[in-house]
């Protein structure tokens, strides 16, 4: 720091994923030790049971009993003034828990004034004097408890008067009001009721003032999302007067006034304790708010006051209310969200411990008690940090696994084997520190009359530890007790075997799996991290995918249709002034912790302590003045104003004008018009179309006219008038930043559409018909209503487009136009505003933009954030209404999306060529038969080839064999190979006997008796036995393969290097201009040069010439020739070489001349880079998979030869260019010994039989059709031979299924072949025959030879293939692509929904609990005053009234959730159903 994913490849924009870091985390599998943390995030769900706040006799009054002693046996002392409750005090507001509520002066920061403040410090004063009562207590009384009345006696630091009183509080400033307590210790004189008083000290009490600590109030800032929540508010906003408060204040009352809040976001509605921090992040920023520290809130829900210095009070009350429990049913008790602990819920979270020994609170004078706070221990790998599970040595590289080319690697110095150590657990035994304090003893000093008492110092003595069997440290033993998980296709470190066969699985994203899975599963082996390791959830990062730092908008998502203009933002210059922003200084704050840094303390390290730093923020003062602001004065260069021109389909009216269409009246004139790819409906003999003349009506305004102009944008065209908006240009003068943009608003806004009424000539939504088509609800074609126009209103969208918001300044040109103005040398320059082309820098993903920028900068706006749901549903706003505007989620997908490159494609387009068409010639396709293929039959009819590119193909030849198929029968190391062990040394050939269809089984016998040796039963060979490795398969895969072939195609094309252009794929080179069969071959060019392919080189042919002449040739019969013909070796020979023409001077091309042959002479052999997963596993060869007494091997018969039918390729013909018969010439290839076979002879013929010659230029096979004359005379014929029937040859173990021939005899279809369609451009087509391979025989078939020997071609419109180049593409498995929509099913999620249940919430009214106020108060009442007794007053309290108010209740609504029959449309799903809408000109361009 990036990576992976969209394409065939790219570059781009965008999603989605991945690697890090953390975590109060679960879950899986694994587990030694230690330290430091840390542990109900879920039901603020409901709790059994124990403990968490008590303490004081130095406040006060009673006041036991058990136990020992005594004992007269009645009790006495003692325990003991102890326990214990009881009244008082203080503290139970603190500590400890928890995050429901709360969007809030709650919280954070930084300020303020109208305040209290127990204990605690400090000062000032003072503590006198009386009085009356409740409690406990004792008796009665009630009750199931819980408690609870009545009477009676009682102390006080309980109460309550007087008295005094300030520096206190109040006041009209004259005055007024207000307090208290006592206890404990020591004491020399005096007094004493003998309790004391008095002195002193100590500690309470009271006033007051001050400080300290805490607490209330109030104010600036900041502090989550929604506007599909836009208005809220009547005690509301102020003010007066009165009340309340510790205290400002509508905090509350009465009156007044009508105000306050709100687009800077009120009001609603979700959500959510708020800091410090935490966690990521390079940083801004995001996420958090567990432990610890602050602050608020709550304490089963909900109200409400008591006390008190502090509470509206966790472990107080009281009241409703829901829950549990207790009851004798009449009552009552209760409140873990303290600490343990149970239950629910939950993926999930611990002990009913130990102790007050430490820190710290509570009450006490103190000792002390109290403290689940705390300090400790227990349980959890929850986390973070340390340590261990040895350590060296050790190759026979052991054995075991795994792999394997079978040679070996791997695991692996790993182990084992040898010397060592002993950290940690085990063990033995010693052993800090956490303890200061407390008490009591002495000494000093203070205080006092005091050596006392009390308080500080400071020595000695006792002496307190839960953790604890603490840390530590030591003995002893002995390698002894201690490794696991996750992964290994790419991202991402690490690869093999086997199992499985789109199954089981896997998968974070891309994706793996349909028989050779590095991705499932196991194993080996590897990596990675380790007491852990993976994996799920979460967050931050990587994400510059919300862009403040730091994104964009012409085409990917994204500029509002356009303007005007408010709020707001943002603004020319010059001066001075302030000094809000800004910048510096210097105070205060920013709690601590935490992070950072430098140190120190646990053996280190997490951990902890010290000390710095920081805490980016606020506040408050002092400066400075450049810039921004505010304010005042000024200025002109922006902006307006006048004044002259000037151009223009720029708006609205209202008039007018011709040409054309249409109807309509009349002439002329007659069968047709009309329309179309071609037709029809249609009009027309009632006179149309056509033409003439006239008249009418609406719409719309040819040429001019354009790349034109106007206009904000929609948009605006005949002419002439009115009114009337704006723009240019030039002079000069005026005002003097009046300016830009512009959320809301507000005005225009094309076309269909809506509303009213008109108008309606052409055209022409629906509809009608008429074609077309499988089908036509369409395209074509005749008709034709709304609308099209016009007046009013409405609608507010459009691919409303330059897909580019609006203004300002800046930034090279070149070349045209519209409108002005100057200038001059009069056709020219130069300038202002438009308008267009191409272009430099730049700018872009590219494409392209480029003073009219998409460049560079600035100011404001308005938008975007993945694709699909969806511009959809709800909602709300506008609308007659159709609609419109603003706008979501659930679900789903990994990817849509852009520009670009190469291919292919096109019913896109231009160029060429091809027996591609055409133009000829023969023909196939009708008949017979022949062959193949299907399809069907069959026990089998073996397998394979299937459009071109399967089908006389594999098969150059199926009777057996082949033969693989089928039935039958027997064989099992085999028919065929190697090896190990035994045996034997012949093995074989033959004969003959029984069986059998045969193969083969048993027997007799007859011939023959391995080789080599170093002489060793050595070596090799050959049989035969058995038992195993193996043998064997034409079994499966051609989609595992080689090898080989078809095909586009003998078409002209396929690449490379090097430079050059592009971000890149890729382009160039190969494209262009000739030319060519040809990327041949020249020019020209950012290209220059190679490969592969054409072409050439080979071979053959056609002409000559030399050589050589036997088997051949001549002349002959010669111990002859080399002239021909011919054979096969060498050689020439054609290269556009020569001419003229023409082209560019080139390359060619065209015509000549010569020549045996002229522009590649003819023909062949030769097949680029590749495609079709093209065929062959049945030619060979092969992986893998199958079978192994059979899928193998053998054998006999049978079948590949079937036959209702279908198609391919061929042969024979339908005849006279012919058929028969007679008679006669001239080839070429070839082939031959298990072979060709001559002469002769024999048969009608097949043929037979005979055996000269030939291993062949010698022999042979061999006859060549055509020709020639003679007959036949158009007809099923003397054509045509199919089928049949007889009799026959031949081959061969065998011709029956199932061979070929050959006589005789039969004589079928068939008379030129329908749609369709094939071959062929010269020695070819046609046509005639001959050889060959296969082969015992079998040839219409396939390979070859040669004879005769044509016709045509204008040409490239058009078919069909091909090439090159260009366009368009939504293809890329590449148009046999791609892909839209209904219905059909299954499934998700959602909207509607009559309604229904619950939650919140409002707003009216009812009730009215407990309480406080307020009124009353004829009951009731100890202290004060009055009154000699009774009474009365003051107070107070019960009851009753009264506002006020939780809960509840009625009745009306809002909101939000659930459920809901039926419904609406969406999504998603390997092979439904229907067409084919869109991607090419998609077949009617397409889209809004």
């Nucleotide at each position: 720091a990036g990576a992976g994913u969209u394409u065939g490849a790219u570059c781009c924009u965008g999603g989605c994923u991945c690697a890090g870091a953390u975590u109060g985390a679960a879950c899986g599998c694994u587990g030694g030790c230690g330290g430091c943390a840390g542990g109900c995030c879920u039901a603020a769900c409901a709790c059994a049971u124990g403990c968490a706040a008590g303490u004081c006799g130095a406040g006060c009054g009673c006041g036991a009993a058990a136990g020992c002693a005594c004992u007269u046996c009645g009790g006495u002392g003692u325990g003991a003034g102890u326990a214990g409750a009881g009244c008082g005090g203080c503290g139970g507001a603190c500590g400890g828990g928890u995050g429901a509520g709360u969007a809030a002066c709650g919280c954070g920061u930084a300020g303020g004034a109208a305040u209290c403040u127990a204990c605690c410090u400090a000062g000032u004063a003072g503590u006198g004097g009386g009085g009356g009562a409740c409690a406990a207590c004792u008796c009665g009384a009630g009750g199931a408890a819980a408690c609870u009345c009545g009477a009676g006696c009682u102390a006080a630091u309980a109460c309550c008067g007087c008295a005094u009183a300030a520096g206190c509080c109040c006041u009209a400033c004259g005055g007024g009001g207000g307090a208290a307590a006592g206890c404990g210790g020591g004491g020399g004189a005096c007094c004493u009721u003998c309790g004391g008083g008095c002195c002193u000290c100590g500690u309470g009490c009271u006033a007051u003032u001050a400080g300290a600590u805490g607490a209330g109030c109030c104010u600036g800032c900041g502090u989550u999302g929604g506007a599909u929540u836009a208005g809220c508010u009547a005690g509301u906003u102020g003010g007066u007067g009165g009340g309340g408060u510790a205290a400002a204040g509508g905090c509350c009352u009465a009156c007044c006034a009508a105000g306050g809040c709100g687009a800077c976001g009120a009001u609603c509605c979700a959500u959510a304790g708020c800091u410090g921090g935490u966690c990521u992040g390079a940083g801004a920023g995001g996420a958090u708010g567990a432990u610890c520290a602050g602050c608020c809130a709550c304490a089963c829900c909900g109200g409400g006051a008591c006390u008190g210095a502090g509470a509206c009070a966790c472990g107080g009350c009281c009241c409703g209310g829901a829950c549990u429990c207790c009851u004798a049913c009449g009552g009552g008790a209760g409140g873990c969200a303290g600490c343990a602990g149970u239950g629910g819920g939950g993926a999930a979270u611990a002990u009913u411990g130990c102790g007050c020994a430490a820190u710290g609170g509570g009450c006490g004078a103190a000792a002390g008690c109290c403290u689940g706070a705390c300090g400790c221990a227990g349980c959890c790998a929850u986390g973070c940090c340390g340590c261990g599970u040895g350590u060296g040595u050790g190759a026979a590289g052991a054995a075991g696994g795994c792999c394997u080319u079978c040679g070996g690697g791997u695991u692996g110095u790993a182990a084992a084997g040898c010397a060592c150590u002993u950290u940690c657990a085990a063990u033995u035994g010693g052993g800090a520190g956490g303890a200061a304090a407390g008490g009591u003893u002495c000494a000093c000093g203070g205080u006092u009359a005091a050596u006392a008492a009390c308080c500080g110092u400071g020595a000695g003595c006792u002496g307190u530890g839960a953790c604890g069997u603490u840390a530590c440290c030591u003995u002893u033993a002995g390698a002894a007790g201690a490794a696991g998980c996750a992964c290994c296709g790419g991202c991402u470190a690490a690869c093999u075997c086997c199992g499985u066969g789109c199954c089981a699985g896997c998968a974070g994203c891309c994706g793996c799996g349909g028989u050779a899975a590095u991705a499932c599963g196991g194993a080996g082996g590897g990596u990675g991290c380790g007491a852990g390791c993976g994996u799920u959830a979460a967050u931050c990062g990587g994400a510059a995918u919300u862009a403040c730092u730091g994104g964009g908008c012409u085409u990917a998502a994204a500029g509002a249709g356009u303007u005007c203009g408010u709020a707001g933002g943002u603004g020319g210059u010059u001066a001075a002034a302030a000094a809000a922003g800004u910048u510096g200084g210097u105070g205060g704050u920013g709690a601590a912790a935490u992070c950072c840094c430098a140190g120190a303390g646990c053996u280190u390290a997490a951990c902890u302590c010290u000390g710095g730093a920081a805490c980016u923020g606020c506040c408050a003062u002092c400066a400075a003045a450049a810039c921004u602001u505010u304010u005042u004065a000024g200025c002109u260069a922006g902006a307006g104003u006048a004044u002259g021109a000037u151009a223009g389909a720029g708006g609205a009216a209202a008039g007018c004008a011709g040409a054309a269409u249409u109807u309509c009246u009349a002439g002329u004139g007659u069968a047709g018009a009309g329309g179309u790819g071609a037709a029809a409906u249609u009009c027309g003999u009632a006179g149309a179309u056509a033409u003439u003349a006239g008249a009418a009506a609406g719409a719309a305004u040819a040429c001019c006219g354009a790349u034109u102009g106007c206009g904000a944008a929609g948009g605006c065209a005949g002419c002439u008038u009115u009114c009337u908006g704006g723009a240019u240009c030039a002079u000069u003068a005026c005002u003097g930043a009046c300016a830009c943009u512009g959320a809301g608003g507000a005005a225009c806004g094309a076309a269909a559409g809506c509303a009213u009424g008109g108008g309606u000539a052409g055209c022409g939504a629906a509809g009608a018909g008429g074609a077309u088509u499988a089908g036509a609800u369409a395209c074509c074609c005749u008709c034709g209503u709304a609308g099209u126009c016009c007046a009013u209103g409405c609608c507010g969208u459009a691919a409303a487009c330059g897909a580019u918001g609006u203004g300002u300044g800046u930034u090279a040109g070149a070349c045209g136009u519209u409108g002005g103005a100057a200038a001059u040398u009069u056709a020219u320059u130069u300038u202002c505003a438009g308008u267009g082309u191409c272009g430099c820098a730049g700018c872009g993903a590219a494409a392209g933009c480029g003073a009219u920028a998409a460049a560079c900068a600035c100011a404001c706006c308005g938008c975007c954030u993945g694709g699909g749901g969806a511009g959809u549903a709800c909602g709300a706003c506008c609308g007659c209404a159709a609609g419109g505007u603003u706008a979501a989620a659930a679900c789903u997908c990994a990817a849509a999306u852009g520009a670009a490159u190469u291919g292919a494609c096109g019913g896109g387009g231009a160029c060429c060529c091809g027996c591609a068409c055409a133009a000829g010639u023969a023909g196939u396709g009708g008949a017979g038969c022949a062959u193949g293929u299907g399809g069907u039959u069959u026990a089998a009819u073996u397998c394979g080839a299937a459009g071109a590119u399967a089908c006389g193909c594999g098969c150059a030849g199926a009777a057996c064999c082949u033969u693989a198929c089928c039935a039958a029968c027997a064989c099992u190391u085999g028919a065929c190979a190697u090896g190990u062990u035994c045996g034997u040394c012949g093995c074989g050939a033959c004969u003959c006997u029984a069986a059998g269809a045969g193969a083969u089984u048993a027997g007799a016998g007859u011939u023959u008796u391995c080789g080599g040796u170093u002489c060793g039963g050595c070596c090799g060979g050959a049989c035969g036995a058995a038992a195993c490795a193996c043998a064997g398969g034409u079994g499966c895969u051609g989609c595992a393969u080689g090898g080989c072939u078809g095909u586009c195609g003998u078409c002209a094309g396929c690449u490379c290097g090097u430079g050059u252009c592009g971000u890149g794929a890729g382009a160039u080179g190969u494209u262009g201009g000739g030319u060519u069969a040809a990327g041949u071959c020249c020019c020209g060019c950012a290209a220059c040069g190679a490969g592969c392919g054409c072409a050439a080189c080979c071979c053959u042919u056609a002409u000559u010439u030399u050589u050589a002449g036997u088997u051949g040739c001549c002349u002959u019969u010669a111990u002859g020739g080399a002239a021909c013909u011919c054979u096969a070796g060498a050689a020439a020979g054609a290269c556009u070489g020569c001419c003229g023409g023409u082209g560019a001077u080139a390359a060619g091309c065209c015509g000549g001349a010569g020549g045996a042959a002229g522009g590649c002479g003819g023909g062949g052999a030769u097949g680029a880079c590749g495609u079709c997963a093209a065929g062959u596993c049945c030619u060979c060869a092969u992986g893998g998979c199958c079978c192994u007494u059979a899928c193998g091997g053998g054998c006999c018969g049978g079948g590949c030869u079937a036959c209702a039918c279908a198609c391919g390729u061929g042969c024979u013909a339908c005849a006279a260019u012919g058929g028969u018969a007679u008679c006669u010439a001239c080839a070429a290839u070839g082939a031959g010994c298990a072979g060709c076979a001559a002469a002769g002879g024999g048969g009608c013929a097949a043929c037979c039989u005979g055996g000269a010659g030939c291993a062949a230029a010698u022999c042979u096979c061999c006859a060549a059709c055509a020709g020639a004359u003679a007959u036949c005379u158009c007809a099923g014929u003397u054509c045509g031979g199919a089928u049949u029937g007889g009799a026959c040859u031949c081959u061969g173990c065998a011709a029956c299924u199932c061979g070929a021939g050959u006589c005789c005899a039969u004589g079928a279809a068939g008379u030129u072949g329908g749609a369709a369609u094939c071959g062929c451009u010269a020695g070819u087509a046609a046509u005639c025959g001959c050889g060959g391979a296969u082969c015992a025989g079998c040839a219409u078939g396939c390979c070859g030879c040669g004879g005769u020997g044509a016709a045509u071609a204008c040409g490239u419109u058009c078919c069909c293939g091909g090439g090159u180049c260009u366009u368009g593409u939504a293809c890329a498995c590449a148009c046999c692509g791609c892909c839209c929509g209904u219905c059909a099913c299954a499934c998700c999620a959602u909207g509607g929904g009559a309604g229904u249940u619950g939650g919140u919430u409002u707003u009216a009214c009812c009730u009215u609990a407990a309480g406080c106020c307020g009124g009353u108060g004829a009951g009731u009442u100890a202290a004060c005053c009055u009154u000699u007794a009774c009474g009365g007053g003051a107070g107070a309290c019960a009851g009753c009234c009264g506002a006020c108010c939780a809960c509840g209740g009625u009745a009306a609504g809002g909101u939000c959730a659930g459920c809901g029959a039926c419904u609406g449309g969406g999504g998603u799903g390997a092979a439904g159903u229907c067409g084919u809408a869109a991607c090419a000109a998609g077949g009617u361009a397409a889209c809004c």
Notes:
RNAcentral holds the sequence, with entries from ENA. Predicted 3D model of a 1488-nucleotide RNA (small-subunit ribosomal RNA) from an uncultured bacterium. Its Rfam family is "Bacterial small subunit ribosomal RNA". Its family is annotated with ribosome and structural constituent of ribosome in the Gene Ontology.